[in-house]
The RNA shown here (SAM riboswitch aptamer (S box leader)) has 104 nucleotides and comes from Loigolactobacillus backii. Lineage of the source: Bacteria > Bacillati > Lactobacillales > Lactobacillaceae > Loigolactobacillus.

RNA sequence: GUCUUAUCCAGAGUGUUUUAGGGAACUGGCCCGGUGAGAACACAGCAACCUACUUGUAUGAGCAAGGUGCUAAUUCCAGCAGCAACAAGCUGAAGAGAUAAGGA
Numbered sequence: 001g002u003c004u005u006a007u008c009c010a011g012a013g014u015g016u017u018u019u020a021g022g023g024a025a026c027u028g029g030c031c032c033g034g035u036g037a038g039a040a041c042a043c044a045g046c047a048a049c050c051u052a053c054u055u056g057u058a059u060g061a062g063c064a065a066g067g068u069g070c071u072a073a074u075u076c077c078a079g080c081a082g083c084a085a086c087a088a089g090c091u092g093a094a095g096a097g098a099u100a101a102g103g104a
Stems, first nucleotide, its partner, number of pairs: 002103007013043006021032003026079004044071003049067003053062003075096001080092004
């Protein structure tokens, strides 16, 4: 890289370094950004997918030591279909993506 399964409306930030774009890609929006975004690192935190452990028989609950992950905005929103329609909006799906566990 690829395949399978599960999840994606919850949650959690400070410091240091760096410097101009960033929010995965396309289109259209919207937003963040020299009052320093983004990135990297450190520490802290969140969560509970896997392992361990506790409970004991549960597709459960708990724990948070280990392996990951995550810490602006629902995966920031929309793109297709339906409902509604002056408009705003509501519901569902597909595709893509992210994360985990497993496979060839």